[in-house]
Model confidence (mean pLDDT): 77 of 100. Predicted 3D model of a 368-nucleotide RNA (Bacterial RNase P class A) from a Chitinophagaceae bacterium.

């Protein structure tokens, strides 16, 4: 230099015409004229969190969900930072050091489940070892997890004792797990020493611990304005309580005169606030390893409701493709410029993206 991949960053620009939402002024007010103003890093998935706001500020219990190493951070988190553990991968100077992944409590409380091989997948005897009998090749009965075999995984490793043969059976030196001390840290945890234990593996099965969640969602709710009529019939209920409201469910607590179905005929179906000044954005200082907070200047930056935020030309720009001069490179021609698009608001997370920029990382080639 290509080329590939991750990460963050950007994410076409003027100019005319036409045309739309908001708002502001103005006019001759059902409207017109002017003037500002007008989508995103993801407006998206709606997967976590919180603001709000109704429901008796929000009871008891059970269900149900949801989280799960330790510090910090924050309005709040299942996030984000910082450490630990443990895995795996590299490198050495052989115990450090990078890098990178973790839905990372609990498998002595229970059930379940380990595919193919395999005798056994968890109360283990196929071959092999010893042992005793029958018989004499071999059979049968009994011991035994040292040896072979299978398997992702087969019952703590080497050494010795021990034994009929073996075996953590014992015994010494490792490794592991647990109890408790001491030392370092704020914790997780690391070292060390004590005492103890030895029958695997799944909890992204089921379950068990331990926390935490009251429920609904902006179609929430608050208010204005418009319009109102129920004839008949059945059942049920009138304080001995229908029926509503409060969570899925009992239960407690409010409220109290209708309420259910059939069926007749009627009204409306508008509009305001929630609604865009916000944990708000950019820049600079400061404090922290960092997330993140504190301060100071300083901008104001959609607000619709059938849902506005467009279209067309013409020029440049970027890329590709063709073609013409033709060493680098110039020019001409067509083509492409993504992913998508507000709807109560923010704080994360995931996803989607043509092109162009940075950084690291891999592969490759050339030339010094």
């Nucleotide at each position: 230099g290509c080329u590939g991949c991750a990460a963050g960053c950007u994410g076409c620009g003027c100019u005319a015409u036409c045309g739309u939402g908001u708002c502001c002024g103005c006019c001759g007010u059902u409207g017109g004229c002017g003037g500002a103003u007008a989508a995103g890093g993801a407006a998206a998935g709606u997967c976590c969190g919180g603001a709000c706001a109704g429901c008796u500020c929000a009871g008891a219990g059970c269900a149900a969900c949801g989280c799960a190493c330790c510090g910090g951070u924050u309005a709040a988190c299942a996030g984000c930072c910082g450490g630990c553990u443990u895995c795996u991968c590299c490198a050495c100077u052989c115990g450090u050091g990078g890098a990178g992944a973790a839905c990372g409590a609990g498998a002595c409380a229970g059930u379940g489940c380990c595919a193919c091989a395999g005798a056994a997948a968890a109360u283990a005897a196929c071959c092999g070892u010893c042992c005793g009998c029958c018989u004499c090749a071999g059979g049968c009965g009994g011991a035994u997890a040292a040896g072979g075999g299978u398997g992702a995984a087969a019952a703590u490793g080497u050494a010795g004792u021990g034994u009929a043969a073996g075996a953590g059976a014992c015994u010494a030196c490792g490794g592991g797990c647990u109890u408790c001390u001491u030392u370092g840290g704020u914790a997780a945890c690391a070292a060390a020493g004590u005492a103890g234990c030895g029958g695997g593996g799944u909890a992204a099965a089921c379950c068990u611990u331990g926390c935490g969640u009251g429920c609904u969602g902006a179609a929430a709710u608050g208010c204005c304005a418009a319009a109102u009529a129920u004839a008949c019939c059945a059942g049920u209920g009138c304080c001995u309580g229908a029926g509503g409201g409060c969570u899925g469910c009992u239960c407690g607590c409010c409220u109290g005169a209708g309420c259910u179905g059939g069926g007749u005929g009627g009204g409306u179906a508008g509009g305001c606030a929630g609604a865009u000044g916000g944990a708000g954005g950019c820049a600079g200082g400061c404090a922290g390893u960092a997330a993140u907070g504190c301060u100071u200047g300083u901008c104001c930056c959609a607000g619709a409701u059938a849902a506005a935020u467009g279209a067309u030309a013409g020029c440049g720009c970027u890329u590709u493709u063709g073609u013409u001069c033709g060493u680098u490179g110039a020019g001409c021609a067509a083509a492409a410029g993504a992913c998508a698009g507000a709807a109560u608001c923010c704080g994360g997370c995931u996803u989607a993206c043509a092109g162009g920029c940075u950084u690291g990382c891999a592969g490759u080639u050339u030339u010094u």

Description:
Its Rfam family is "Bacterial RNase P class A". Rfam links the family to the GO terms tRNA processing, ribonuclease P activity and dimeric ribonuclease P complex. The organism belongs to Chitinophagaceae, within Bacteria. The RNAcentral record of the sequence draws on ENA. It is recorded under the gene name rnpB.